[in-house]
RNA sequence: GGGGGAGUGGCGGAACCGGCAGACGCGGGGGACUUAAAAUCCCCUGCCCGAAAGGGCAUCCGGGUUCGAGUCCCGGCUCCCCCA
Numbered sequence: 001g002g003g004g005g006a007g008u009g010g011c012g013g014a015a016c017c018g019g020c021a022g023a024c025g026c027g028g029g030g031g032a033c034u035u036a037a038a039a040u041c042c043c044c045u046g047c048c049c050g051a052a053a054g055g056g057c058a059u060c061c062g063g064g065u066u067c068g069a070g071u072c073c074c075g076g077c078u079c080c081c082c083c084a
Stems, first nucleotide, its partner, number of pairs: 001083007010026003019067001027045006046057004060076005
C1' cells in the first nucleotide's frame, strides 16, 4: 500500500427484513428476611436537566438517504486478520 472484519452504558454482550437502543448477565445502589451477617428474594441502575412528573441527548467521528438508521450509502479515526 491492497483486501476483509470489528467499534453499542462501569464490564461482557443482544437488537429479525430499517420501526420502543442497551435484552440477558456481571458490577453498583436501595429494600425484605436475619440477633447480626452471608446466602436468597424484590425494586432501581446509559448520560444530562428536574423536588417530582417529565424533558433533552446518546450505538467511534463527520456527512447523506429515509416518515424513521446501531442496521443502508459516502468520507475519516482506532484495533484485529490476510496479502504484498

Model confidence (mean pLDDT): 81 of 100. A computed fold for an 84-nucleotide RNA from a Planctomycetaceae bacterium, annotated as transfer RNA. It was read from a public genome assembly. Lineage of the source: Bacteria > Pseudomonadati > Planctomycetota > Planctomycetales > Planctomycetaceae. It matches the Rfam family "tRNA". It is annotated as a transfer RNA. Its family is annotated with triplet codon-amino acid adaptor activity in the Gene Ontology.